Glycine riboswitch aptamer from a Chromatiales bacterium, 136 nucleotides, folded computationally.
NCBI's taxonomy places the organism under Bacteria, Pseudomonadati, Pseudomonadota, Gammaproteobacteria, Chromatiales.
Its Rfam family is "Glycine riboswitch aptamer". Gene Ontology term of the family: glycine biosynthetic process. About the family: This family represents the bacterial glycine riboswitch.
It was read from a public genome assembly, where an Rfam model found it.

RNA sequence: UUGACUCUGGAGAGAGGCCGGUGAACCGGCCCACCGAAGGGGUAAAGGACGUUUCUAUUCAUUUGCUUACGACCCCAAAGGCCGCAAGCAAUGAAUAGAAAUGCCCUAAAGCUCUCAGGUAAACGGACAGAGGGGC
Numbered sequence: 001u002u003g004a005c006u007c008u009g010g011a012g013a014g015a016g017g018c019c020g021g022u023g024a025a026c027c028g029g030c031c032c033a034c035c036g037a038a039g040g041g042g043u044a045a046a047g048g049a050c051g052u053u054u055c056u057a058u059u060c061a062u063u064u065g066c067u068u069a070c071g072a073c074c075c076c077a078a079a080g081g082c083c084g085c086a087a088g089c090a091a092u093g094a095a096u097a098g099a100a101a102u103g104c105c106c107u108a109a110a111g112c113u114c115u116c117a118g119g120u121a122a123a124c125g126g127a128c129a130g131a132g133g134g135g136c
C1' cells in the first nucleotide's frame, strides 16, 4: 500500500395487481409502474500495432535536362557540331528513417450511462466513508 474481517454511518424507488402453495409472513408464475450505490455491460483522453496520404533527410538506379573537365571525329585552325566517359545540380522512380494528418484495431475510468442481474414498509442487503492506535 492492497485485500479480507469486526464495529459504526449509509440513499433511491409500489407494504402494487391476479393466480397457486395456506389464513398471514414467505416462495413460485404472469402483468403493470419505478430505483441505482451488490455484481455486471458500454463509454473519453492518453498509450500501442497495422495501413494510406503529404512533407523532410539519406542511399541507390536508370532515364531526361543543364553546367564543367577529358578523349575521338568533322574543320587549315578557331568557333561550333556530334559521340563517349566522369563529376556536380535538378527532375523521376525505389528503399530506409523521422514528423504530421487520417482510417481501423488493441488497451483504457467513474458517483457518467444501460437496467442484464439486483432492489422498491421493516429486517436482510447496500457503492462508499470512519475507526480497529500508542504508553505504563
Stems, first nucleotide, its partner, number of pairs: 005132005014032001016031006033120003039116001040114003047106002050103012063091006070084002073081002